Small-subunit ribosomal RNA from an uncultured bacterium, 1487 nucleotides, folded computationally. RNAcentral holds the sequence, with entries from ENA, Greengenes and SILVA. The coordinates come from a structure-prediction model, not an experiment, and the mean pLDDT is 83. Its Rfam family is "Bacterial small subunit ribosomal RNA".
RNA sequence: AGAGUUUGAUCCUGGCUCAGGAUUAACGCUGGCGGUAUGCCUAACACAUGCAAGUCGAACGGAAUGGGUAACCAUUUAGUGGCGAACGGGUGAGUAACACGUAUCUAAUCUGCCGUUUAGUGGGGGAUAACUACUGGGAACAGUAGCUAAUACCGCAUACGUUGCUUAUAUUAGUUUAUAAGUAAGAAAGAAGCCUUAAAGCUUCGCUAAAUGAUGAGGAUGCGGCGCAUUAGCUAGUUGGUGAGGUAAUAGCUCACCAAGGCGAUGAUGCGUAGCCGGUCUGAGAGGAUGAACGGCCACACUGGGACUGAGACACGGCCCAGACUUCUACGGAAGGCAGCAGUGGGGAAUUUUUCACAAUGGGCGCAAGCCUGAUGGAGCAAUGCCGCGUGACUGAUGAAGGUCUUCGGAUUGUAAAGGUCUGUUGUAAGAGAAGAAAAAAUAAAACAGGAAGUGGUUUUAUCUUGACAGUAUAUUACCAGAAAGCCACGGCUAACUAUGUGCCAGCAGCCGCGGUAAUACAUAGGUGGCAAGCGUUAUCCGGAUUUACUGGGCGUAAAGGGUGCGUAGACGGUUUUGCAAGUCUGAGGUUAAAUCUAGGAGCUUAACUCCUAUUCGCCUUGGAAACUACAAAACUAGAGUGUAGGAGAGGUUAGUGGAAUUCCAUGUGUAGCGGUGGAAUGCGUAGAUAUAUGGAGGAACACCAGUGGCGAAAGCGGCUAACUGGCCUACUACUGACGUUGAGGCACGAAAGCGUGGGGAGCAAAUAGGAUUAGAUACCCUAGUAGUCCACGCUGUAAACGAUGAGUACUAAGUGUUGCCAAUAGGCAGUGCUGUAGCUAACGCAUUAAGUACUCCGCCUGAGUAGUAUGCUCGCAAGAGUGAAACUCAAAGGAAUUGACGGGGACCCGCACAAGCGGUGGAGCAUGUGGUUUAAUUCGAUGCAACGCGAAAAACCUUACCAGGUCUUGACAUGCCUUGCAAAGCUAUAGAAAUAUAGUGGAGGUUAACAAGGACACAGGUGGUGCAUGGUUGUCGUCAGUUCGUGUCGUGAGAUGUUUGGUUAAGUCCAGUAACGAACGCAACCCUUGUCCUUAGUUGCCAUCAUUAAGUUGGGGACUCUAAGGAAACUGCUAGUGUAAGCUAGAGGAAGGUGGGGAUGACGUCAAAUCAUCAUGCCCCUUAUGACCUGGGCUACACACGUGCUACAAUGGCUGAUACAAAGAGUCACAAGACUGCAAAGUUAAGUUAAUCUCAAAAAGUCAGUCUCAGUCUGGAUUGAAGUCUGCAACUCGACUUCAUGAAGUCGGAAUCGCUAGUAAUCGCGAAUCAGCAAUGUCGCGGUGAAUACGUUCUCGGGUCUUGUACACACCGCCCGUCAAACCACGAAAAUUGGCAAUGCCAGAAGUUGGUCUCCUAACCUUUAUUGGAGGGAGCCACCUAAGGCAGGGUUAAUAAUUGGGGUUAAGUCGUAACAAGGUAGCCGU
Repeated sequence: AGAGUUUGAUCCUGGCUCAGGAUUAACGCUGGCGGUAUGCCUAACACAUGCAAGUCGAACGGAAUGGGUAACCAUUUAGUGGCGAACGGGUGAGUAACACGUAUCUAAUCUGCCGUUUAGUGGGGGAUAACUACUGGGAACAGUAGCUAAUACCGCAUACGUUGCUUAUAUUAGUUUAUAAGUAAGAAAGAAGCCUUAAAGCUUCGCUAAAUGAUGAGGAUGCGGCGCAUUAGCUAGUUGGUGAGGUAAUAGCUCACCAAGGCGAUGAUGCGUAGCCGGUCUGAGAGGAUGAACGGCCACACUGGGACUGAGACACGGCCCAGACUUCUACGGAAGGCAGCAGUGGGGAAUUUUUCACAAUGGGCGCAAGCCUGAUGGAGCAAUGCCGCGUGACUGAUGAAGGUCUUCGGAUUGUAAAGGUCUGUUGUAAGAGAAGAAAAAAUAAAACAGGAAGUGGUUUUAUCUUGACAGUAUAUUACCAGAAAGCCACGGCUAACUAUGUGCCAGCAGCCGCGGUAAUACAUAGGUGGCAAGCGUUAUCCGGAUUUACUGGGCGUAAAGGGUGCGUAGACGGUUUUGCAAGUCUGAGGUUAAAUCUAGGAGCUUAACUCCUAUUCGCCUUGGAAACUACAAAACUAGAGUGUAGGAGAGGUUAGUGGAAUUCCAUGUGUAGCGGUGGAAUGCGUAGAUAUAUGGAGGAACACCAGUGGCGAAAGCGGCUAACUGGCCUACUACUGACGUUGAGGCACGAAAGCGUGGGGAGCAAAUAGGAUUAGAUACCCUAGUAGUCCACGCUGUAAACGAUGAGUACUAAGUGUUGCCAAUAGGCAGUGCUGUAGCUAACGCAUUAAGUACUCCGCCUGAGUAGUAUGCUCGCAAGAGUGAAACUCAAAGGAAUUGACGGGGACCCGCACAAGCGGUGGAGCAUGUGGUUUAAUUCGAUGCAACGCGAAAAACCUUACCAGGUCUUGACAUGCCUUGCAAAGCUAUAGAAAUAUAGUGGAGGUUAACAAGGACACAGGUGGUGCAUGGUUGUCGUCAGUUCGUGUCGUGAGAUGUUUGGUUAAGUCCAGUAACGAACGCAACCCUUGUCCUUAGUUGCCAUCAUUAAGUUGGGGACUCUAAGGAAACUGCUAGUGUAAGCUAGAGGAAGGUGGGGAUGACGUCAAAUCAUCAUGCCCCUUAUGACCUGGGCUACACACGUGCUACAAUGGCUGAUACAAAGAGUCACAAGACUGCAAAGUUAAGUUAAUCUCAAAAAGUCAGUCUCAGUCUGGAUUGAAGUCUGCAACUCGACUUCAUGAAGUCGGAAUCGCUAGUAAUCGCGAAUCAGCAAUGUCGCGGUGAAUACGUUCUCGGGUCUUGUACACACCGCCCGUCAAACCACGAAAAUUGGCAAUGCCAGAAGUUGGUCUCCUAACCUUUAUUGGAGGGAGCCACCUAAGGCAGGGUUAAUAAUUGGGGUUAAGUCGUAACAAGGUAGCCGU
């Protein structure tokens, strides 16, 4: 510090996810030790049991026990009394508050114990508990009578000071404070020790009144820290005053009266949530989150209320009352409060021992000893965290065994192990063994001060005593490598890979995503990586996230500018001078508790841990500075406004008026149609339409001018005239003097549609009707047509209200058009457009009319869907508008641009693509292939073009892969091993369908066994599967003209450029232009063949001349033809025209003319195209069978459908006879002449030929004659019968051919569709491969005869280039919308039901304070006649207040609910096809 994820790829926007750190954690697997921390986050749920607050006998009287003869002493302690129990410990329910934090104030206050200081401590009185007796009660407890003490209680005396009041002086805002004087009021308690005969005295501890300090507490104020505005108004003790009460003290704290205030958009009130802080976690920081442990504060103590006592409480282990709950009960009543420490139940994912000790630290009491202390110190449990240590070290290669993988060679685990040499941290054992202990007390001694003395006080020394932890830490010795390693991951992010199993199953997954038979992603194993006594997972927080942006974001198109203006509060604000010092800057001081953090240092062996020092935001006080902001004062004119003079304009409102056109009405003319459409129909018309002419009526809109022209804030505004009226611009520079900008709320305006009332209604036209179209057509088209559109007055308040661009100001190159004014060559100002530099932008683009550079103010945004929906509220007559969520679902949604592909987009070009022609197919019969069906099997493959006379250039057996049956199992075939061999092959016989088996015979060759048999194992074998694991080969687009690269340039980039453009070409062929310049694969050429000529060569070919023959037969010849080698020839080379050029056109010459004809040659790539059955091959599968052999059958089936062909339908013909002319091939297991036989197929015989020699071999159409004469024929030949021939072991299934006989359909073929542009189509025959024969009418070749047509590119199909749109990229066979049907999920509404919360009104009112008081009671003081009376107190009663409770109607919130509504999600449901291309009616917005 970033990374993954939207796309075919790119840039951007934007969300989701990950890597880091942390935790009071939990869960899974695992687990050696120590140190040190931490340990109910949930039920402030309920609690058994024990303990957690007592102490003092030196305050008091008793009692008991022990000792003592006794006096008495000692111990214990129920009670009275004192102090403490308000601390310590727990918890976080409540609380949004002066509760907390921070800083001030308290002259508005209190403070036990403690420190210092001052003055005192005199003298009396009456009770009471305990105790005794009696009584009640189950208990708890209580009552009556009697006795008694005090440091308990009560008077009196005294009062330096204290307090109240009065006066005077000074002072103050002030009876505020100070001083002085006067007057009044208020205290006390003793105990122990010492000494002494005693009194007295002394010391110590107390007690009283004061002053002061310290500590602690109360109160007040500024500032600070949560959410919701779908909470906007709240408040009657409320705000203030006067007076009184009350308190320690201020105060509406309380009360009476008076006034009507107080708070709030700088967020009152309400609701929700929450203890606050130091700090903690994270972060670079700013921030964000958090408030366990430790520390400070607050609040609470079963729930609610209340007071008492006290220095302090409205009191966790106190009291009273009410409530709920629990326990006891004799039913009359009692008792209780773990949010103290342990512990129990419950809840929960989850949190410990019913431990030891007061040794230390601290607290309470005490003179002290001491007692108490679940505070605290320790131990126990838990890997819960942090830190440290260990599980050994060195050596050790035969790189052991085993495992795993393997290309079978090896590799890896791996120096790892074993083995050898050591060490002993830890562990085990043994004995030793701390620090933590200091004080205090006691005893003794000494010194000092005081004292008459003793006691005592202070200080010092010596002795003595005290350890829970713990026989622990620690050190020493001995012993053994012995007892101590796991967890997670290994597709990318992210370090780390293979095998096997599984087969969209099982499963994984944080995101992207893996898994459908070769899974580095599942499971297991081996290996590897990471961390390590832990490792992973889950949860939560911060970070990354600049993804709420103060630091540090945005708003034209990604989410986002309000529809527009006016304007309030607010925010911001021109120039100059002076002042002030609030902001600002700066010096000093106070505070910022400790702990923590950070920095430096120190102590535990180290670290965690602990200790020391330093630093510290902020706030407060105070001194200074004066640039800027604010404030105050004075001025200025550049902003803004006013004035004078001109100007333009569909700016607005009202009234009037004009012509053209549509429609309607009347009349005339006139006759059969009109109208409408892609084509029609509905409709109108013989009752006279349409058309035409004239006249009239009525409403609405204003052609031309008209213009990226004008005006207006926007919406918007268009004939002409008038009236009224708003704003703007220009020129001049006279006046005012910052008067400005923006603008939350607010107010106003605001298209169309819509609503209300009343008019109006020509045309147009939702709804509606009819006609068409269509599968349907509730649409598009047509004919009609109502609201509405128009006017007036109201409402509505929205639009894609758009420049998708808020308003204002300033600055920042130019060029060019246009409107208005001034000016007049020029130029200036104000608008409105285009092009364009810098700059900006993700890009597109913007660019003085900014989307540039800056400032000011307002509005708005924060993933997509749900949804502008629900709910609440406001507005509206309604429609609806404004404000405006969540649950849930997804990992994207989106912007711009790029390359393709596609379009019922455009432009250009090409092709037998259409057109123009010729001939076919589709109809018939047959052949052949396919589908289907059938079958034991009908083997398999090929399936749009690009499968279907295809693989197959030959299925009777074989082939053959299929079926039935019969056989074999190291095998029919290959390699290796062992044994045996006069064996095997062949021949004969027998059995059998054969394979095979048996017997005989045989004997070239072999005998180092190559051959054969037998045997065991490695293995053979497979036309079994997968062409979607592959190689190779092939088809196709397409012989189409394309496809790319290097360097350069442009672009952030994908990419572009080059390759585009203008010409030209068959061609990316060439030329010109050009940020491109070159190059490669394709094109062309090079190759073969054919067409002309030449040279060379003439046999088997040829024959002009010479001779010869029946015959190029022979001699001869090389001239010619021909053959086959080599050359020549054609290049737009020449001429003319045209053009920049390339080229094109015409011509000449030439055998050939513009690639001469034909062939071979097939770019980058596409189709998971075809082929595992040519071959090869991975993996899987079979192994007495899915292998091998044999016989027979099948591949030849047959209702039917399709493809490709043949033959025909006839006279341009058929038949008969005669007769002419090829090329290219093939041949020795062959072609076979000739001769003979047969009607023929053929047969017999046989020359020649290994081929320019011989043979196949006859070419056919043609030509010449004859015949048939338009018929199902002398057409056509299917089918069938009979007889034959040939091949072959064998023609039944299932061959070809011949002869005779038979003589079917068919008379030119519907929709549709194919081929062909010249030696082509058409037509005619010939040959070859395969092959015993043949299904050949097929295929591949050969020649003969030999046409027609092409105007042209509108249309069909295919292709190419450029361009355009795109929501497509599996690429239109794409994408995608909505209803319905099904399942699931969350949510809304809902008759109603059940709870909670906070209030309001009324009733009732416990305990209690306060007040009152007829009544009753009453020791202390006063009084008295000693009876009493009084003061005071108590009880009772009354009054105010008041908790729980009750009643009532509302508010609010939560849950539930029949039914209902939409929403979301879910591989293959239904219906259509709305959107994306002109998406086939452009789309979208409002209504």